[in-house]
């Protein structure tokens, strides 16, 4: 120094929760890394390794140990830090809400005429008058009374000596009360009737239009005065959660350095 054959070892690691702890199952990281079987009122262990079977690999790229750097993740806070939630406080009210006020701004309107003035219509009351609609009645057709409706009355019936007479049922027409439809009109009565006419009130509150005037005028929003308001917001006081800060504990992956074993045989 070569070759053979093996054994430690490796076949992934963390972190929080979880437990008397320690490892797995599940959750997160890292990022590729043998299989099977068991497990959260959970599996299997007792000082550190998940237990049980079965593979592969193996003295180094792979195993061991320190350093670096550092994903991630846990703790802490007199952090005047951001944000967000929840109790609790009270008053010279700072916003917010409401009421006045002003015309600096905006803003909207006005020589196609602003504000004032005066006249007038509607809205609003109380009448006529027409129309429309609703109900009654006339009207007009239809049906309509065993007898107590009319006409005409076959039969029958009664009077008469006889001519002749008289009541008068059914049947035919007719009609009243009524019960149904119509509809040109007529009368009366009614209203949650009318872009209808037309007389009378009464009112400047809103809206319109005519004359007069000749440059204002609104207050919708800012701002600024007074005024009310109550605990919604801000603000005080304590509490939580998120997010960042600052300190500290563990730390995958990665880099870098040291170590590491038995037998043959040449």
């Nucleotide at each position: 120094c070569c070759g053979u054959g093996c054994u430690a070892g490796a076949u992934g690691g963390g972190g929080a929760g979880g437990u008397a702890g320690c490892g797995g199952u599940g959750c997160c990281c890292u990022g590729u890394a043998c299989c099977c079987g068991c497990a959260a009122u959970c599996c299997g262990c007792u000082a550190a390794a998940g237990c049980g079977g079965g593979g592969u690999u193996g003295a180094a790229u792979u195993c061991c140990u320190g350093u670096c750097c550092c994903c991630g993740g846990c703790u802490u806070c007199g952090c005047g830090g951001c944000u967000u939630u929840c109790g609790g406080g009270g008053a010279c009210a700072g916003c917010a809400c409401c009421c006045g006020g002003c015309a600096a701004g905006u803003g909207g309107u006005g020589a196609c005429g602003a504000a004032g003035g005066c006249c007038u219509g509607g809205u609003c009351c109380c009448g006529u008058g027409c129309g429309g609609c609703g109900c009654a009645a006339g009207c007009u057709c239809a049906u309509g009374a065993a007898c107590c409706c009319c006409g005409u009355c076959a039969g029958g019936u009664c009077c008469g000596g006889a001519a002749g007479g008289a009541a008068g049922c059914a049947g035919c027409g007719g009609u009243a009360a009524a019960u149904g439809g119509g509809a040109u009109u007529u009368u009366g009565c009614g209203g949650g009737u009318g872009c209808c006419a037309u007389g009378g009130g009464g009112g400047u509150g809103c809206c319109g239009g005519g004359c007069u005037g000749g440059a204002g005028c609104c207050a919708a929003c800012u701002a600024c005065c007074g005024g009310a308001c109550a605990g919604g917001c801000g603000c005080c006081c304590g509490g939580g959660g998120g997010c960042g800060g600052a300190a500290g504990c563990c730390a995958a992956a990665g880099a870098c350095a040291g170590g590491u074993g038995c037998a043959c045989g040449g």